[in-house]
RNA sequence: GCGCCAGUAGUAUAGCUUGGUCCAGUAUAGGGCGUUGCCAACGCUCUGACCCGAGUUCAAAUCUCGGCUGGCGCA
Numbered sequence: 001g002c003g004c005c006a007g008u009a010g011u012a013u014a015g016c017u018u019g020g021u022c023c024a025g026u027a028u029a030g031g032g033c034g035u036u037g038c039c040a041a042c043g044c045u046c047u048g049a050c051c052c053g054a055g056u057u058c059a060a061a062u063c064u065c066g067g068c069u070g071g072c073g074c075a
Stems, first nucleotide, its partner, number of pairs: 001074007010028004020058001029047006051067005
């Protein structure tokens, strides 16, 4: 330099192929409450996310383009 893949809460991951309205789901973490003599575990509840910019569209996490970061391969 070229090609391919990935980027979503503090962490991990689903959703992308087939755009769809409700609150972007789950686990974990953190806060609160309950339970318990205390802790742990368990139950309920709350908090927090689509890498950045532009475009297409009535509507974009999802499609298109550019950029950034990381991984793999080739040279």
Notes: The RNA shown here (transfer RNA) has 75 nucleotides and comes from a Candidatus Woesearchaeota archaeon. The coordinates come from a structure-prediction model, not an experiment, and the mean pLDDT is 81. It matches the Rfam family "tRNA". The family's RNA type in Rfam is transfer RNA. The sequence was found in a public genome assembly.